[in-house]
Context: one part of a larger RNA
Molecule: large-subunit ribosomal RNA, domain II
Organism: bacterium
RNA sequence: UCCAGCGAGUUAAUUUUGAAUGCGUUAGGUUAAGUCAUAUGACGGAGCCGUAGUGAAAGCGAGGCUUAAUAAGCCGACUUAGUAUUCAGGAUUAGACCCGAAACCGGGUGACCUAACCAUGGGCAGGUUGAAGCGCAGGUAAAACUGCGUGGAGGACCGAACCACCGACAGUUACAAAUGUCUUGGAUGACCUGUGGUUAGCGGAGAAAUUCCAAUCGAACUCGGAGAUAGCUGGUUCUCCUCGAAAUAGCUUUAGGGCUAGCGUCUGUUAACUACCUCCCGGGGGUAGAGCUCUGUUUAGGUAAUGGACCGCAAGGUUACUGAUCCUUGGCAAACUGCGAAUACCGGGAGAGACUAUUCAGGCAGUCAGAACGGCGGGGCUAAGCUCGUCGCUCAAAAGGGAAACAGCCCAGACCGCCAUCUAAGGUCCCCAAGUCUACGCUAAGUGGGAAACGAUGUGGGAAUGCAUAAACAACCAGGAUGUGGGCUUAGAAGCAGCCAUGCAUUUAAAGAGUGCGUAACAGCUCACUGGUCAAUUGUGAUCCUGCGCGGAAAAUAUAACGGGGCUCAAGCGUAGCACCGAAGAUGCGGAUUGUGUACGCAAGUACAUAGUGGUAGAGGAGCGUUCCUCGGGCAGUGAAGUCAGACUGGAAAGUCUGGUGGAGCGCGGGGAAGUGAGAAUGCUGGA
Numbered sequence: 001u002c003c004a005g006c007g008a009g010u011u012a013a014u015u016u017u018g019a020a021u022g023c024g025u026u027a028g029g030u031u032a033a034g035u036c037a038u039a040u041g042a043c044g045g046a047g048c049c050g051u052a053g054u055g056a057a058a059g060c061g062a063g064g065c066u067u068a069a070u071a072a073g074c075c076g077a078c079u080u081a082g083u084a085u086u087c088a089g090g091a092u093u094a095g096a097c098c099c100g101a102a103a104c105c106g107g108g109u110g111a112c113c114u115a116a117c118c119a120u121g122g123g124c125a126g127g128u129u130g131a132a133g134c135g136c137a138g139g140u141a142a143a144a145c146u147g148c149g150u151g152g153a154g155g156a157c158c159g160a161a162c163c164a165c166c167g168a169c170a171g172u173u174a175c176a177a178a179u180g181u182c183u184u185g186g187a188u189g190a191c192c193u194g195u196g197g198u199u200a201g202c203g204g205a206g207a208a209a210u211u212c213c214a215a216u217c218g219a220a221c222u223c224g225g226a227g228a229u230a231g232c233u234g235g236u237u238c239u240c241c242u243c244g245a246a247a248u249a250g251c252u253u254u255a256g257g258g259c260u261a262g263c264g265u266c267u268g269u270u271a272a273c274u275a276c277c278u279c280c281c282g283g284g285g286g287u288a289g290a291g292c293u294c295u296g297u298u299u300a301g302g303u304a305a306u307g308g309a310c311c312g313c314a315a316g317g318u319u320a321c322u323g324a325u326c327c328u329u330g331g332c333a334a335a336c337u338g339c340g341a342a343u344a345c346c347g348g349g350a351g352a353g354a355c356u357a358u359u360c361a362g363g364c365a366g367u368c369a370g371a372a373c374g375g376c377g378g379g380g381c382u383a384a385g386c387u388c389g390u391c392g393c394u395c396a397a398a399a400g401g402g403a404a405a406c407a408g409c410c411c412a413g414a415c416c417g418c419c420a421u422c423u424a425a426g427g428u429c430c431c432c433a434a435g436u437c438u439a440c441g442c443u444a445a446g447u448g449g450g451a452a453a454c455g456a457u458g459u460g461g462g463a464a465u466g467c468a469u470a471a472a473c474a475a476c477c478a479g480g481a482u483g484u485g486g487g488c489u490u491a492g493a494a495g496c497a498g499c500c501a502u503g504c505a506u507u508u509a510a511a512g513a514g515u516g517c518g519u520a521a522c523a524g525c526u527c528a529c530u531g532g533u534c535a536a537u538u539g540u541g542a543u544c545c546u547g548c549g550c551g552g553a554a555a556a557u558a559u560a561a562c563g564g565g566g567c568u569c570a571a572g573c574g575u576a577g578c579a580c581c582g583a584a585g586a587u588g589c590g591g592a593u594u595g596u597g598u599a600c601g602c603a604a605g606u607a608c609a610u611a612g613u614g615g616u617a618g619a620g621g622a623g624c625g626u627u628c629c630u631c632g633g634g635c636a637g638u639g640a641a642g643u644c645a646g647a648c649u650g651g652a653a654a655g656u657c658u659g660g661u662g663g664a665g666c667g668c669g670g671g672g673a674a675g676u677g678a679g680a681a682u683g684c685u686g687g688a
């Protein structure tokens, strides 16, 4: 991993709702424990529900209560139905759909491992060092002291056994659930070790590490309480049909849980000048926008109060300070408004709508993590596949077509079948169904087929404008001067470092107190400006608006920023048009099924009409199959069940037949009862 078998809403009591049945509706229905003793029968009426309510209650009673009240109010009565059982849906109490803790408590079992201790035994090759004491000699007044011997101390030294385990390597489905090799520490001691014994879990032991107490230790193991509890995770077994959510609000020691409401479903009820939708009419508003009167803010100019500073003894004056007010000018605002929409909302009228939506009551739920996208807003950086609000839509719970691929985007809502037709979005050169379609343009960048500020004689369209046969623009020839080297500054400053002035003036066809290059400063070159040559069937400048392009443009395995091929009067872009393709959409034909209506029928049902038939959680309905019981009627050694193969039938669960195998039991119809359906639970057991 696979296969087979096993594996999860049960049972009891009480209660509630529904259906069926019995009795009752002329007010009743029913027994429980038990008894008789074998009849699923009878007896048993205690009790329970109903027949009267009301009050906290005493109580009163078709009334009661509140109250001083007869007022007022609240709950009732004024003729009405219940009750028992069975089944089904729920609830409560129980383990209560199943499996799952870590833990808690009680009684026991453990010190053959290990820790400490007690008793009694055992062990430590060899070598080294040489304490005290003692002896002798020296020495002293005597000692001390010194030397040489002797001696044999030590948690002394080196190092086997023994004990330990510092480091490395190997091993790590190992030789081994802690090992091997090399190295290392202790090795007469707080040493090592045999045997017997003691200490026990709310405990013991501990040279102390939360260390050890039998491969288990922040509290051993074992049995029991026990099916502890689990707002948590996982799992929960046959089929078809009808409808079909929520991810919100309030409260919550509440936030991944609940309760009530909202939204779903089923049963009954309600039923119209209704709800919803479309059109028309009438409303209130203070949003978008706009505006600046108000509240604030603010640009520029003018006016200029007050205040400050200075002058003055004062009157008063001055002011390159401040700048209220007023006038003009241009703006801004969620918490500004002398204005003010579209939508939305409310009301009225008309249409459409009747199989429905809707109302009310009751049974049963699920939902309380939502997501993207579009509009309008808040937060954030007018960041986020960000976050919050609101309106809408899709996904969730929705398949199909398009977007290369792609829950949330675009189109469109799948009952089933068909080798039929028409379309949507999107497409029509090939991959790939359909135009190498028509007309007029644009683009040259493979732009298309990624990107900004900014930059540029790319190119198309439009507008307005300057100059020009009295000769423009470009090119070429010539001039481009004088006062003057303007004044200042400066070492110098002469058109050309810098400052100042400027309509400088003169001569002129024209020529700046100078456009740039240049010099240390001059010089020199050049421009503006002028004359000439040349010559424009239109030329030549500058400006604005706009279409399509260009640059700006760097990323990590491999083209890789059209899905690919490939595409240039396109197969790109714009405008206009026709045709075609294209979906589970629509239509056609056939079939199934649900609701409703009509007709027929006792009913089941049949026929027609009409509206439907995507679906998670979930509600409702109808069935299939398994085991057993009961009644009926059957099959079977002329071969039951089981099993293998084939064929057939039904809308599904499923069923039937034939043959092989097998060798003794087994279907069918009515009714009943459940240990009743397996693919998942790191499920359990067995096997491969």
Stems, first nucleotide, its partner, number of pairs: 001688006011094013028049003034043003053060002063075004097235002100232001104225006115199009124189001126158003129154001133150006162186003167182004201217001203213003210219001238623006248261005262367002264364005277351007289339001290337002295333004300328003307321001308319004370395002373392007400411003415591004420587003426581003429565003435578001437577006448567001454551002458548006465541004475533005481506003486500003512527001516525002592613009624677001626674007634666002642661008